RNAcentral holds the sequence, with entries from ENA. The RNA shown here (Bacterial RNase P class A) has 366 nucleotides and comes from Mycetocola spongiae. It matches the Rfam family "Bacterial RNase P class A". Rfam classes the family as a ribozyme. The source organism's lineage runs through Bacteria, Bacillati, Micrococcales, Microbacteriaceae and Mycetocola. It is recorded under the gene name rnpB. The prediction has a mean pLDDT of 77.
RNA sequence: UGGGUCGGCAAGACGACCGCGGCGCCGGUAACGGCGGCGAGGAACGUCCGGGCUCCGCAGAGCAGGGCGGUGGGUAACGCCCACCCGGGGUAACCCGCGAGACAGUGCAACAGAAAAUAGACCGCCACGCGCCCCCGGGCGCGGGGUAAGGGUGAAAAGGUGGUGUAAGAGACCACCAGCGGCCGGGGUGACCCGGUCGGAUCGGUAAACCUCGCCCGGAGCAAGAUCAGACAGAAAACCAUGGGGCUGCUCGUCCCGUUUUCGGGUAGAUCGCUUGAGCCCGUCGGCAACGGCGGGCCUAGAUAGAUGGUCGUCCAGGAUGAGAGAUCAUCCCAACAGAACCCGGCGUAUCAGCCGGCCCAUUCA
Numbered sequence: 001u002g003g004g005u006c007g008g009c010a011a012g013a014c015g016a017c018c019g020c021g022g023c024g025c026c027g028g029u030a031a032c033g034g035c036g037g038c039g040a041g042g043a044a045c046g047u048c049c050g051g052g053c054u055c056c057g058c059a060g061a062g063c064a065g066g067g068c069g070g071u072g073g074g075u076a077a078c079g080c081c082c083a084c085c086c087g088g089g090g091u092a093a094c095c096c097g098c099g100a101g102a103c104a105g106u107g108c109a110a111c112a113g114a115a116a117a118u119a120g121a122c123c124g125c126c127a128c129g130c131g132c133c134c135c136c137g138g139g140c141g142c143g144g145g146g147u148a149a150g151g152g153u154g155a156a157a158a159g160g161u162g163g164u165g166u167a168a169g170a171g172a173c174c175a176c177c178a179g180c181g182g183c184c185g186g187g188g189u190g191a192c193c194c195g196g197u198c199g200g201a202u203c204g205g206u207a208a209a210c211c212u213c214g215c216c217c218g219g220a221g222c223a224a225g226a227u228c229a230g231a232c233a234g235a236a237a238a239c240c241a242u243g244g245g246g247c248u249g250c251u252c253g254u255c256c257c258g259u260u261u262u263c264g265g266g267u268a269g270a271u272c273g274c275u276u277g278a279g280c281c282c283g284u285c286g287g288c289a290a291c292g293g294c295g296g297g298c299c300u301a302g303a304u305a306g307a308u309g310g311u312c313g314u315c316c317a318g319g320a321u322g323a324g325a326g327a328u329c330a331u332c333c334c335a336a337c338a339g340a341a342c343c344c345g346g347c348g349u350a351u352c353a354g355c356c357g358g359c360c361c362a363u364u365c366a
Stems, first nucleotide, its partner, number of pairs: 001362009012315007020039002023036005041337001045348002048346005053221004060252004065217005070084005085099001086097004100212002105210002107206002122151002124147003128143006159177006178202001180199008225272004234263006243257005279298008318333006
């Protein structure tokens, strides 16, 4: 310098004028006025997970259903995050993995191929019998038998290389290797890794197919729910204690004594929940890290038809262009995605002008 890969930041501040919302203080009977501070996010989006919180009178068991799936750690918890292991991709940095089980069972693998898992004989190779040709060997056809080393098909076809052996072959046997299994030793918290030894001869693939195994899970949700105020007009029907209803989708169990449907009438306002939080920032210690301990500092919307804005000027951060030897000067750009509604931790998705850093590879220079 080029390419690659991983991560982080991201825009405003001050002043003036005008216009909003709420809070605190003061004045006022009130309406309202004055002063002071505060007022959308990195994703507020998606509603995909996990919680806090609230209610289901209290408490439970099983089934169904759902989630996760290498090991260890973090966390309030998680399907999240961190580190590591194994497998795959890549020269590497790094990236990917629905990562348990295929001798519990049931399925599936189009087409091709002889055959797709107690899976084989299409072309071949060998030997025997018969017939024909040649006639020194040998060649062709048919029949019955041996073979799976060679060729072909396929994503995948009974482990690889070399040899012995055979009629021809074959882990049939042998050496080395790969894998698998047993035993032993070492390292590691562990998943696993390394090494030694013995062994038969190697006993498919697929579970993001059904399934099995292990672990986890009550339900509903701020339109939850609580308080105050207000207003009520009932009628008909069904079940009816061997019943109805709640917890709970079902069963057991347990609790309450009514429950449900249709028609019709009345009220629906205010307050709380509602923002001090598993909160944020700085420093330090521990830890590879996620994160945690300790100390200090800060308080930063709480609306309810739903506010958080507009204009001007200055400064600052960044970028582009031009001039200049340089210091610097001038001009221009300065935003996209978007928009709180109980709160928080994640994940996914969208994203302006731009900037910063780590690591890897290649090349060049010192």